[in-house]
Small-subunit ribosomal RNA from an uncultured bacterium, 1446 nucleotides, folded computationally. Rfam family: Bacterial small subunit ribosomal RNA. Rfam links the family to the GO terms ribosome and structural constituent of ribosome.

């Protein structure tokens, strides 16, 4: 795009079309084929007349074929057309083109001739009989255009025969002669209509032929009347159409036969076309008429509304028998998703009969039903902004949108309703008149309309009667809100939905189409996705394993003939309709009409002859041959050889050998292994040996002989296209395997043992049988690979190599044939190929068409078997696949780094305690953090508070702040209830200012509350980690179809993508480094609270006068840059116990963290979207809890002791803190601390004692003078308050623990280890924590194999959520389709045998008939029926096999 459609929602009108696609299922009822009296006998019914009877009459009854007419009957014509359906049919059925010299044709037309006699019957009517009925029988009588006979007859037919002409043939045509045979029908109004014979035409039909016409080869052979001949029969006619005889043919790979499916065409839909699909309506042909068979009649039928028979079914029946056939029009049932009225009319068109009037006509013309389709019309038009109300949305005092939409004003009237008018289709026939020889022509009057009072026209009324459906994530035009929360649902594909859904549902809005809109089904297109136009086959699916070769296809140069292909002209055909164009008619259109063009096809004919073909000649370049030479693991058979291995025998010799990652099994004192000698056996051929050679492929390797095949080169002698390819076919065809017979050293499936392992039916080891070897015969497959079919021609080069030739030649360049590498053009998706093409062309063969199922099943063929070959479907998935790219990963490679390992030192893991976490418990044990990157973390201070948790008691615009009517000074004190919050009461007080008013307090209503409730996976900010790792990118250019690459890789170097060199790259940015701070040295400036060398003073003390020198303080500056030297290096740079320097190659430390990763952490710091709570999830208060305790883990402290503990004495810091504070000093107390007192807001006073250290003493290896847990008692301090639950002091008590399993952590120098000091938080403190400060002060690093992490290059990849990836098979379970299967059911077909109706044919003595002939009987044929077995196809099946999905 289309549709004979269906379904859902919706629906105003008209025109034109269409309407059982399924059950060719069954049918009630009505109608659908009759007509002719001008063929006939007649007269049942109707009408009229006449006669008679009755009656006054109207009228009634009876008679009469007399008339109009006419039931039934005889006869004629038509029922073979028209109408329906698509069962069957793969066929001369259809289409197209021809032929019939092999034919028929009613009615119609033309021409010629004839139409004379005679006869016997039979329907009907009448009488009678049988039967339920259908119907039938007998008797009598009768007619014809019914039937029979005779005559006549021809251009008819037959026989004999003469002459002429023609043809490709059987033959035909023309024209004669003789003989024989066959005709007729009448009616009549006298106009005519008929009848017979014959010829021709027209129409229709029959037969024959060429070409075209679906699928299957898992259908390959079929055929006995089969193919042909002769003769006969038969037919309208040819013909095996039928029969007798003879011959053995005929068809088939160009697809016979068989199976499946199907009416064919004009045309229809689609498509640019070529094609593909279809065959409703309309037209042509065919077939069929309940299923099957058969003939009759007839011009025509093997007959839809005729007949006979068989069968199935339905109906009637008196049970004896009968009737029937909607696939005609309506209609019914049934089936189905689904398809209409038991309508009107013959007015028109057409048909049958008739002389005609006319009759009949479910053909046809109309109407009815159905949005089934196509076309047309309408549902209003203009104005109208307070941009109304309402709805919806939002950033919400407001804005946006619906939206000029509505309201409102004006206008129009298609449609609608009513009223009025009102068609065309109708003109003939017939009748009358005129003309006419006959056909016939002209004129006139009048009749006839189903549709229909319809179409159409006019008037009146009035916006009045008339809009839905689908969609809105992308494809694809159209977006928001709410609800829902992987639910409900959507979905054509991709895919949406797990709490912010433009994708579900609803609403608002929007888009599309519109009396329709969407969905479903089907066909074509897109799909160059079966490729003729117009595809492919190295790796995506696809080259046969290889050769030979019949058929087939295809083929070099040249001349001639021909004209089959080809081209041109002409003739003919290609029905109409349709489609195209041009006009015309319905108001337009759909629709209809006319004309025209076209129909690319077929047939015939004439011509042309370049090309192809055919035929006849010629040629040599393709191909082959001859001659000469060369080459090689080419093949087959035989002979020979040495080394190695194994075994046997002998000898020497002694304890192991062998084997492995390490072992063991195994062998060995009965003497192995090892070494020597001898012998035997079988198999394979070291070195030479290679991107060398040969072969068609498989393949071929010691030497030699015989036989044999091939290739190449040279020459240019011979043949003369002999060529190429090749379906089927034939041959060859590695290894394994099979059969028979040999052989068997080594190796070695199976098997055994030993190991390995969780297991190990494996890898490793020790053994070991088939086999491997030979001969003969099978098998016939491989990643049989160059994953690349064969042949020919053409298209730049470079280089290596093998064999020839040229040449004196290992020079040299050339040439031919091979084998390789690189490359140009070109090709290719790319990788790559590239004269050995995957380039450009030609010919032929083979093969492919998404993945799986499956190279499976079934069938066929082959095979001894194993198996091979050919080779599906159901079902299932939305992918499977190729090449390349970037990453990530690897028990891949290379380079490098890091306390990563190693080398060391000290810990943790064991104990007790502290602290955090898990778990458990609890009313609550608030919450968060959870590998590294949570766990002395948020918390740098949980007794109340904090506090978020629990229990209980209370408040509700709320605990806080602002505005605030109003009221009151503020404020202080006291009492009562209560656990307190809170509630109530009393007393005192009476502000400032002249005033307005102000400060402060209370405070109704209202507006703004509040939430440590949820979501860190909606977020901001901040942070951890990879990682202070050296990386991450950009612009322009270049390369690539592209992803992307290059730069950033490479060679060096560095801590570093740091720098240098090179380079299709050149530059740049974020990172690195530097700039900043602290520290190490110095100089300058400055000199208090710091310092004190010298001077003066003091018992002593920088205490004082003084001083700036020093220390120190804190500001400025200097200094370090591989700058200098030596060596190495192109350079960058590296090395040096170098010099100098306080410091040397980044001096040490800090701050500083690229692009990004982990949906990492935090909604409980804060901020914030959304959601949730609002007398509570908010707020206040008391008490409790966060401190629980069988247990598990992390981080620490203290120890286990003598490098130590204890006692006494004594030395040396730095950073810091301090007025609600630090406190000297004095006193009290054993002490914590207390009572006094002074200094200091600090370089001034103070905390403050530093400790380890040093000196002396003691302890002497023990659960101790180690260790200090736990517990008891007594105290101190802070605080409203130390019970749950603080710290400290004193006395007493004195637990575990004697250096810690597997495992694991930190650290490379002022570091580890060890020692103390200070601070924050803080009333106090659970601090052994944290953050800082200084004191003392090591050991070790060979090195980069390994573990962990990281960087760069490279490689593989089926990974990309990226190896914590992906993914295979069994098993368990559910579902699905399929194969096999004892059997069982169904179907069609052919053959065999039995039986055999109707019928025609053949035969025939009895019966009938005057006769013609018939009946009856017999025969073969035949529909159908039956019997038996087998085959084929389909269904089903216990069980079973594999497959798919989950």
């Nucleotide at each position: 795009g289309a549709u004979g459609a269906a379904c859902g929602c919706u629906a105003g009108c008209g025109g034109c079309a269409g309407g059982c696609c399924u059950a060719a299922u069954a049918c009630a009822u009505g109608c659908a084929a009759g007509u002719c009296g001008a063929g006939g006998g007649g007269c049942a019914g109707c009408a009229g007349g006449c006669u008679g009877u009755a009656g006054c009459a109207a009228u009634a009854c009876a008679g009469u074929g007399c008339u109009g007419g006419c039931g039934a009957c005889c006869g004629g014509c038509a029922g073979a057309c028209g109408g329906g359906u698509g069962c069957g049919u793969a066929a001369c059925a259809c289409g197209u083109a021809u032929g019939c010299a092999a034919u028929c044709u009613c009615c119609c037309c033309a021409u010629u001739u004839c139409u004379a006699g005679a006869g016997a019957a039979u329907a009907g009517c009448c009488c009678g009989a049988a039967g339920a009925a259908g119907u039938u029988c007998g008797g009598a009588u009768u007619a014809a255009u019914a039937c029979u006979c005779u005559a006549u007859a021809g251009u008819a037919u037959c026989a004999u025969u003469g002459a002429g002409a023609g043809a490709c043939a059987u033959c035909u045509c023309u024209u004669g002669a003789u003989g024989a045979u066959u005709a007729a029908a009448g009616c009549u109004c006298c106009a005519g209509c008929g009848g017979a014979a014959a010829u021709g035409g027209a129409u229709g039909a029959g037969c024959a032929u060429g070409c075209g016409u679906c699928c299957g080869a898992u259908u390959a052979g079929c055929u006995a009347g089969u193919u042909g001949g002769u003769g006969a029969g038969g037919u309208a006619a040819c013909g095996g159409c039928u029969c007798a005889c003879c011959a053995a043919g005929g068809c088939g790979a160009c697809g016979a036969u068989c199976g499946g499916u199907a009416g064919g065409g004009g045309a229809u839909c689609u498509g640019a076309g070529a094609g593909g699909a279809u065959g409703a309506c309309c037209c042509c042909c065919c077939a069929c008429a309940c299923g099957g068979g058969c003939a009759c009649u007839g011009a025509g039928a093997u007959a839809c509304g005729g007949g006979c028979c068989c069968g199935a079914c339905u109906c009637c029946u008196a049970c004896g028998g009968g009737a029937g056939g909607c696939a005609g029009c309506a209609g019914u049932a049934g089936g189905g998703a689904a398809u209409a009225u038991u309508g009107g009319g013959c007015a028109a068109u057409g048909g049958a009969g008739g002389a005609a009037a006319c009759u009949c006509u479910g053909a046809c013309c109309c109407a009815g039903c159905c949005a089934u389709g196509c076309c047309g019309c309408g549902u209003g038009c203009a104005g109208g902004a307070u941009g109304a109300a309402g709805g919806c949305c939002c950033u919400c005092u407001g804005g946006g949108u619906u939206g000029u939409a509505a309201a409102c004003u004006g206008c129009u009237u298609u449609u609608u309703a009513c009223a009025g008018g009102g068609a065309a289709c109708a003109a003939a026939u017939g009748c009358c008149c005129c003309u006419u020889g006959c056909g016939a022509g002209g004129g006139g009057a009048g009749c006839u309309g189903a549709g229909g009072g319809u179409a159409c026209c006019u008037g009146u009324a009035g916006a009045a009667u008339a809009a839905g459906c689908c969609a809105c994530g992308g494809c694809u035009a159209a977006c928001u809100a709410c609800g829902u929360g992987c639910c409900a649902g959507c979905a054509g594909c991709c895919g949406c939905g797990g709490u912010a859904a433009u994708a579900c549902g609803u609403a608002g809005g929007u888009g599309g189409c519109a009396a329709g809109c969407g969905u479903u089904g089907u066909c074509c297109g897109g799909a160059u996705u079966u490729a003729c136009u117009g595809g492919g086959u190295u790796u995506a699916a696809a080259g046969g394993g290889u050769g030979c070769g019949c058929a087939g296809g295809u083929g070099g140069c040249u001349a001639g003939u021909u004209a089959a292909g080809u081209c041109u002209g002409u003739g003919u055909u290609g029905a109409a309709a349709g489609a195209g164009c041009u006009a015309g008619g319905c108001u337009c259109a759909a629709c209809c009409u006319a004309g025209u063009a076209a129909a690319c096809g077929g047939c015939a004919u004439a011509g042309a002859u370049a090309c192809u073909g055919a035929c006849u000649g010629g040629c040599u370049u393709g191909a082959g041959g001859a001659u000469a030479g060369u080459c090689g693991a080419g093949g087959u058979a035989g002979g020979c050889g040495g080394a190695a291995u194994g075994u046997a025998g002998g000898g020497u010799g002694u304890a192991g050998c062998g084997g492995u990652g390490a072992a063991a099994u195994g062998c060995a004192u009965a003497g192995a292994u090892a070494c020597c000698c001898u012998a035997c056996a079988g198999a394979a051929c070291u070195c030479c040996u290679a991107u060398u050679g040969c072969g068609a492929a498989g393949g071929c390797a010691g030497c030699u002989u015989a036989c044999u095949a091939g290739a190449c080169u040279a020459c240019g002698c011979c043949u003369g296209a002999c060529g190429c390819u090749c379906a089927u076919g034939c041959a060859c065809g590695a290894a394994a395997g099979c059969g028979u017979g040999g052989g068997g050293a080594g190796c070695a499936a199976a098997c055994a043992g030993g190991a390995u392992u969780a297991g190990a039916u494996a890898c490793c080891c020790u053994g070991g049988u088939a086999g491997u070897c030979c001969a003969c015969g099978c098998c016939c497959u491989a990643a049989a690979c160059g994953a690349u079919g064969a042949u020919c021609a053409c298209u730049c080069g470079a280089u290596g190599u093998u064999g020839g030739c040229g040449a004196u030649a290992u020079a040299c360049a050339g040439u031919c044939a091979g084998c390789g590498u690189c490359u140009u053009a070109g090709c290719g998706a790319a990788a790559g190929c590239g004269u050995u093409a995957a380039g450009u062309g030609a010919u032929c063969c083979a093969c492919c068409u998404g993945g799986g199922g499956a190279g499976u099943a079934c069938g066929g063929c082959c095979g001894c078997a194993a198996g091979g070959u050919u080779g599906a479907a159901a079902c299932u998935c939305a992918a499977a696949g190729g090449a390349a790219u970037u990453g990530a990963c690897g028990g891949g490679g290379g380079u490098c780094c890091g306390c990563a390992c190693a080398a060391g030192c000290g810990g943790u893991g064991g104990a007790g305690c502290a602290u955090g976490u898990g778990g458990u418990u609890u009313a609550a044990u608030u919450c968060g953090a959870u590998g590294a990157u949570a766990c002395g973390c948020g918390a740098g201070g949980a007794a109340c508070c904090u506090u978020a948790c629990c229990u209980g008691g209370g408040c509700u615009a709320g605990a806080a702040u602002g505005u605030g009517a109003g009221g009151g000074a503020a404020u202080a004190u006291u009492c009562c209830a209560g656990a307190a919050a809170u509630g109530g009461a009393a007393u005192a007080g009476u502000c400032a200012g002249c005033a307005a008013u102000g400060a402060c307090c209370c405070g109704a209503a209202a507006c703004a509350a509040g939430g440590u409730g949820c979501u860190g996976c909606a977020u901001g900010g901040c942070u951890g980690u990879c990682g202070u790792c050296a990386g991450c990118u950009c612009g322009u250019g270049c390369c690539g179809u592209g992803a992307g690459g290059u730069g950033u890789u490479g060679g060096g170097u560095u801590a570093a993508g740091u720098c240098c060199c090179g380079c299709a790259a050149c530059g740049a940015g974020c990172g690195c480094a530097a700039c900043c701070c602290c520290u190490a040295u110095g100089u300058c400036c400055a000199g208090u609270u710091g310092c004190c060398a010298g001077c003066g003073g003091u018992u002593a003390g920088g205490c004082c006068g003084g001083g700036g020198a020093c220390u120190c303080u804190g500001g400025a500056c200097a200094g370090a840059c591989u700058g200098c030297c030596u060596g190495c290096g192109c350079a960058a740079g590296c090395a040096g116990u170098g010099a100098g320097g306080a410091a040397g190659g980044a001096g040490g430390g800090g701050a500083c963290g690229a692009c990004g990763u982990c949906a990492a952490g935090u909604c409980a710091u804060c901020a914030u979207g959304g959601c949730c709570c609002u007398u509570a999830c908010g707020c206040c208060c008391a008490g409790g809890g966060c401190u629980a305790c069988a247990c598990a883990c992390g981080u620490g402290c203290u120890a286990c002791a003598a490098u130590g503990g204890c006692g006494c004495a004594u030395a040396c810091a730095a950073u810091g803190g301090g007025u609600c504070g630090c406190u000297a000093c004095c006193g009290a107390g054993u002490a914590a601390u207390c009572g006094g007192a002074u200094g200091c807001c600090a370089a001034u006073c103070u905390c403050a004692a530093a400790a380890a250290g040093u000196g002396c003493g003691u302890c002497u290896c023990a659960g101790u003078u180690c260790g200090g847990a736990u517990u008891g008692a007594g105290g101190u301090c802070u605080g409203c308050a130390a019970c749950u639950c603080g710290a400290c002091c004193u006395c007493a008590u004195g637990a575990a623990g004697c250096u810690g399993g597997a495992a694991u952590c930190g650290c490379u120098a002022g570091u580890a280890a060890u020692c103390g000091c200070a601070g924050a938080u803080c009333a106090g403190c659970a601090a052994c924590g944290c953050u800082g400060c200084g004191g003392u002060g090591a050991a070790u690093a060979c090195g980069u194999u390994c573990c962990c992490g990281g960087a760069c290059c490279u490689u593989g990849u089926a990974c990309a959520c990226a190896c914590c990836g992906c993914c295979c098979g069994u098993c368990a379970a559910g579902c699905c389709a399929u194969g096999a299967a004892a059997g069982u059911c169904u179907g069609g077909u052919a053959g065999a045998c039995c039986u055999g109706a109707a019928g025609a044919c053949g035969g025939u003595a009895a019966c009938c008939g005057u006769a013609a002939g018939g009946a009856g009987c017999c025969g073969g044929c035949u529909a159908g029926g039956g019997u038996a077995a087998a085959a084929c196809a389909g269904g089903u099946a216990a069980u079973u096999a594999g497959g798919g999905c989950u």